A computed fold for a 1467-nucleotide RNA from an uncultured Gammaproteobacteria bacterium, annotated as small-subunit ribosomal RNA.
The RNAcentral record of the sequence draws on ENA and SILVA.
It matches the Rfam family "Bacterial small subunit ribosomal RNA".
The prediction has a mean pLDDT of 85.
[in-house]
RNA sequence: AUUGAACGCUGGCGGCAUGCCUAACACAUGCAAGUCGAACGGCAGCGCGGGAAGCUUGCUUCCUGGCGGCGAGUGGCGGACGGGUGAGUAACGCGUGGGAAUCUGCCCAAUAGUGGGGGAUAGCCCGGAGAAAUCCGGAUUAAUACCGCAUAUUGCCUAUGGGUAAAAGCAGGGGAUCCUUCGGGACCUUGCGCUAUUGGAUGAGCCCGCGUCUGAUUAGCUUGUUGGUGGGGUAAUGGCCUACCAAGGCAACGAUCAGUAGCUGGUCUGAGAGGAUGAUCAGCCACACUGGGACUGAGACACGGCCCAGACUCCUACGGGAGGCAGCAGUGGGGAAUAUUGGACAAUGGGCGAAAGCCUGAUCCAGCAAUGCCGCGUGUGUGAAGAAGGCCUGCGGGUUGUAAAGCACUUUCAGUGGAGAAGAAAAGCUUAAGGCUAAUAUCCUUGAGUCUUGACGUUAACCACAGAAGAAGCACCGGCUAACUCCGUGCCAGCAGCCGCGGUAAUACGGAGGGUGCAAGCGUUAAUCGGAAUUACUGGGCGUAAAGGGUGCGUAGGCGGUUUAGUAAGUCGGAUGUGAAAUCCCCGGGCUUAACCUGGGAAUUGCAUUCGAUACUGCUUGACUAGAGUAUGGCAGAGGGUAGCGGAAUUCCCGGUGUAGCGGUGAAAUGCAUAGAUAUCGGGAGGAACACCAGUGGCGAAGGCGGCUACCUGGGCCAAAACUGACGCUGAGGCACGAAAGCGUGGGGAGCAAACAGGAUUAGAUACCCUGGUAGUCCACGCCCUAAACGAUGAGAACUAGCUGUUAGAAGCAUUUGGCUUUUAGUGGCGCAGCGAACGCAUUAAGUUCUCCGCCUGGGGAGUACGGCCGCAAGGUUGAAACUCAAAGGAAUUGACGGGGGCCCGCACAAGCGGUGGAGCGUGUGGUUUAAUUCGAUGCAACGCGAAGAACCUUACCUGCCCUUGACAUCCUGGGAAUCUCUCAGAGAUGAAGGAGUGCCUUCGGGAACCCAGUGACAGGUGCUGCAUGGCUGUCGUCAGCUCGUGUCGUGAGAUGUUGGGUUAAGUCCCGCAACGAGCGCAACCCCUGUUUCUAGUUGCCAGCGAUUCGGUCGGGAACUCUAGAAAGACUGACGGUGACAAACCGUAGGAAGGUGGGGAUGACGUCAAGUCAUCAUGGCCCUUAUGGGCAGGGCUACACACGCGCUACAAUGGUCGGUACAAAGGGUUGCCAACCCGCGAGGGGGAGCUAAUCCCACAAAGCCGGUCGUAGUCCGGAUUGGAGUCUGCAACUCGACUCCAUGAAGUCGGAAUCGCUAGUAAUCGCGGAUCAGCUACGCCGCGGUGAAUACGUUCCCGGGCCUUGUACACACCGCCCGUCACACCAUGGGAGUCGGCUGCACCAGAAGCCGGUAGUCUAACCCGCAAGGGAGGGCGCCGUCCACGGUGUGGUCGAUGACUGGGGUG
Repeated sequence: AUUGAACGCUGGCGGCAUGCCUAACACAUGCAAGUCGAACGGCAGCGCGGGAAGCUUGCUUCCUGGCGGCGAGUGGCGGACGGGUGAGUAACGCGUGGGAAUCUGCCCAAUAGUGGGGGAUAGCCCGGAGAAAUCCGGAUUAAUACCGCAUAUUGCCUAUGGGUAAAAGCAGGGGAUCCUUCGGGACCUUGCGCUAUUGGAUGAGCCCGCGUCUGAUUAGCUUGUUGGUGGGGUAAUGGCCUACCAAGGCAACGAUCAGUAGCUGGUCUGAGAGGAUGAUCAGCCACACUGGGACUGAGACACGGCCCAGACUCCUACGGGAGGCAGCAGUGGGGAAUAUUGGACAAUGGGCGAAAGCCUGAUCCAGCAAUGCCGCGUGUGUGAAGAAGGCCUGCGGGUUGUAAAGCACUUUCAGUGGAGAAGAAAAGCUUAAGGCUAAUAUCCUUGAGUCUUGACGUUAACCACAGAAGAAGCACCGGCUAACUCCGUGCCAGCAGCCGCGGUAAUACGGAGGGUGCAAGCGUUAAUCGGAAUUACUGGGCGUAAAGGGUGCGUAGGCGGUUUAGUAAGUCGGAUGUGAAAUCCCCGGGCUUAACCUGGGAAUUGCAUUCGAUACUGCUUGACUAGAGUAUGGCAGAGGGUAGCGGAAUUCCCGGUGUAGCGGUGAAAUGCAUAGAUAUCGGGAGGAACACCAGUGGCGAAGGCGGCUACCUGGGCCAAAACUGACGCUGAGGCACGAAAGCGUGGGGAGCAAACAGGAUUAGAUACCCUGGUAGUCCACGCCCUAAACGAUGAGAACUAGCUGUUAGAAGCAUUUGGCUUUUAGUGGCGCAGCGAACGCAUUAAGUUCUCCGCCUGGGGAGUACGGCCGCAAGGUUGAAACUCAAAGGAAUUGACGGGGGCCCGCACAAGCGGUGGAGCGUGUGGUUUAAUUCGAUGCAACGCGAAGAACCUUACCUGCCCUUGACAUCCUGGGAAUCUCUCAGAGAUGAAGGAGUGCCUUCGGGAACCCAGUGACAGGUGCUGCAUGGCUGUCGUCAGCUCGUGUCGUGAGAUGUUGGGUUAAGUCCCGCAACGAGCGCAACCCCUGUUUCUAGUUGCCAGCGAUUCGGUCGGGAACUCUAGAAAGACUGACGGUGACAAACCGUAGGAAGGUGGGGAUGACGUCAAGUCAUCAUGGCCCUUAUGGGCAGGGCUACACACGCGCUACAAUGGUCGGUACAAAGGGUUGCCAACCCGCGAGGGGGAGCUAAUCCCACAAAGCCGGUCGUAGUCCGGAUUGGAGUCUGCAACUCGACUCCAUGAAGUCGGAAUCGCUAGUAAUCGCGGAUCAGCUACGCCGCGGUGAAUACGUUCCCGGGCCUUGUACACACCGCCCGUCACACCAUGGGAGUCGGCUGCACCAGAAGCCGGUAGUCUAACCCGCAAGGGAGGGCGCCGUCCACGGUGUGGUCGAUGACUGGGGUG
């Protein structure tokens, strides 16, 4: 785009079309083929006329072919057309173009005729049988029915003499003559008929060329088959039929068989070529319940005829009969689905008739159906308060929307009423002219007049009336694809053409508002073509995506070098015929327009005939040598076959020497060996393979070929140019060869080695490793016929830049050797153009062309099943479908990953020091428990984490008691100052009841703050979602990376830069470079610390001076320390070396400090849906006398266990006692607290000082000096427990810390494993702070004191960076993914069989009928005969041939089904 459509929702009008696609299923009822009295005998019924009878005088009955006419019958014509359907048919059926051996009613033209006889028969009547259908007998009768005779233009047959064959009348008119039953007839004439023949027209039959679906998993078919002769038959040719003869005919250019199908003009689609289709209309064919058959006829083997058989239905008196809608309506059934049991012959056409006319479900009309196409309408203008309502909202508004309402106007269509075309032309009757004729009759032709004829139809078109009045839906709105929001739902319900939506914020589901697109329709489904160059003729491909046959030889076929002449088959041109009409296209015309109808043209790309052209192809003919081949002379070679020979090595056997192991592996063991192995020497046997040479070297068609020699043998190359003269290329089938493994028979068997055995490895190890070991490997003969049989690249030919290596030749130049140039054939590397998706190929093409062959058409199923062929088998070859998926695949890119590679780094390992893991305790977590043990954090990166401090509070949890505008915020109303305080009840919250108090401003109304009560808006939530979020944080990682602009390269993703060579802590810097620059990171800038200087000098300091209570205490000093401000200093700056003259590195000097001096702050792009809704903020959801709020008590502190992080220890480098020395950094007024007193002590009393360089916390400890302990569960260790206390606090029971006395547990250095640290570090020692009433702090964050060891090095473990490589990964290796097994479902193969369809062969049987025969029987016409009778001919019967249905047996093929079974697919 389209449809004979259907379904869903909806539906105003008209025009024109179309309407059982399924059951060629079965049919009730009505109609669809009759007509002619001008062929005939007649006359039932009706009407008219006439007559008779009866009487109620206009009715009934009866008679009468006289008339109009006419049932039934004889006869003629028609019924073979028209109408329906598409079952069958793959065919001369259809289409197209030809042909000769034919027929043709009615029609046209022509010629000739139409004479004279005969015998029957239906009807009617009578009788009979039967339920009926129908039949039988008798009598009688007509014809345009039937039959002889005559005639014969002509026809047919012929032996050329001859023979043979016709006919029918009817109607109208007429005047002489004749006859007459008085009606008329003969006769004449006209018309219509009839007979014979010829020609035409029309129609029909037959033959041929070409075209006409699929399957080769259908390859051979055929016996009347192919041809001939004789005969038969037909309208006619012909094996159409028959007898005989011959053995042919068809087929790979697809016979036969199977499946499917009416064919065509056309229709739909498409740019076309094509593809699909064959409704309506038109041409042809076939069929008429199924099968067979003939009759009649001009025509049939006959839709509404006959006979037979079969199935079915109906009637029946059971004896018999009837029927055929695939005609028009209609019914049932089937189906998703397809109409009225209508009107009329008015028109067009058909049949009959002389005609009037009759018949006509052909046809013309109407009805039903939005089934399609076309046209029209459902109103038009104005109208902003942008109404109401709806929807959305950021609450301002927006949108629906000029839309509505309102105002003004119009009236198509529908409605009502009126008026009103065309479709009608004729025929008939009257009359005029002409013609026929003897004729003014008839009849025919033409003209005039007259009289009528419409189903549709309430027609079309027109006029009037009234009123916006009666007339809009459907689908869609994630992308493709025009059109967006809200609500509901929550991987549910659902959507979906593909991709895909839906798991609580869905533009995708459902609804709504809005929008978009079409519109009396709109969507969906089905179907066809297009897009699809996705079967490629036009117009594709095959190295890696699907696709080159394993290789050659060669048949058919296809293609083929140069040239001469001829021919004209292909090819090209002209002409003629045909290519039906309709359709399509163009130009006109008619319906108001259009659809539709119609006139003309064009087109119909084709076929046939004919005339030309001759370049190319073909054919014929002559020639040529460039293709191909032969001969000659050389050359190289693992080319093939057979026979013989050789040495090295392995193994075995014999002998010698010799002794304890050998062998094997990652390490071992099995195995061999004291019966003498391995090792070594000598001798022997046997089999197999041929080191070095050896090479992207050689040969071969491929597979493949490797010691040497001989024989036989194939091919190739080079040179020269003698010969042949296109002999060529390819190659469907076919034939041959064809690695390894395997098979058969017979040999052989050293080594190796499937299977097998043992030993190891392992979770297992039917493996990898080891020790053995059989087939096999080898030979001969015969099979098998497959490989990643690969260059994943078919063969041949030509053309298209080069450079370089190598093998085998040849020529030239030069040369003592070695060389150079050119050329042919092979074999490699690189590379231009070109090609290619890219990778890549590139004279050995995957480039540009030609010829031929093979092959491909999404993945899986599957190279499977079935069938065929081959094979001994294994199996090979050919080779599907159902079903299932939306991908499978190629090349390249960026990442990620690798038990891949290279380079490099890090307390990563190593080297060290100290720990953890064992004990006790502290603390956190899991688990368990509980009314509750609130919540969160969970590998690194949760677990002394949020928590810098849970007895109450905190607190979020539990139990119980209470409150409901609320503990808190804003607004409103009323009252009261606020506030303080006493008593009682209660666990308290709370409740009750008192007392004190009346403030501030004021315009005197009231107001501000605060309190109480009330009302509703609202408050409140540590309720949920960190996977809706902000913010903050962790982590990779202080790792060196992450990017951009422009340019360049690439079809593109992307690349380059950022890679490379060096160097660095560093993408740090240098050099190079199709890159040049830039940004975020690195570094630096900031803070602390290390040195010095300057400034300043209290509360800090004290060198020198003085004083002194001996304390920098005082005077004083400003030097020092220190404090805290400002400066300086370090930059690879200098020197030497290395490096590339670079960057940089190494060393040295100087310096307080040296190569980032040390430490901190600082965290790129990003990753982990990492963590946090319980810090805070926040969307959505949820609760609202509770999930909110208040209170008391309890819980977060539980305890069989498990884990993490710590503390204290296990002791002598120690414990303990005594003495004694030296810090830094902090904190302090609800605070730190001195001196002094009391207490063993915690502490108490006390009160000076200090808002701090001033006073206090505050004695630092380890250390040093001395004493003691003597290796012990101790003078170690301190858990636990008992007692007594102190302090804080409303309160230490659950559940605080501390002190004293007593007690004195485990523990004697810690398994596997694991952590930290590279210098002022580890280790060790103490001090301070935050939080805080107190404290479970042994935690955390800081401070100083003492103060080490080690680093060879980067192989390994972990993490990371850069480059490179592979990838089937991209959620990125915690990836992907294979097979079995279990379960469910689906389709399918096999299967003992079973059932059915079609069909072959053999046979039985044989209705009706045609044909043939006939001795039975019957017989009007003609012949003989006086007659009887006979003959000719015919009917019936019988027999025979053929044959439908039916039957028997045995095959083939297809389908269905089948216990069980095989694999496959999906989940």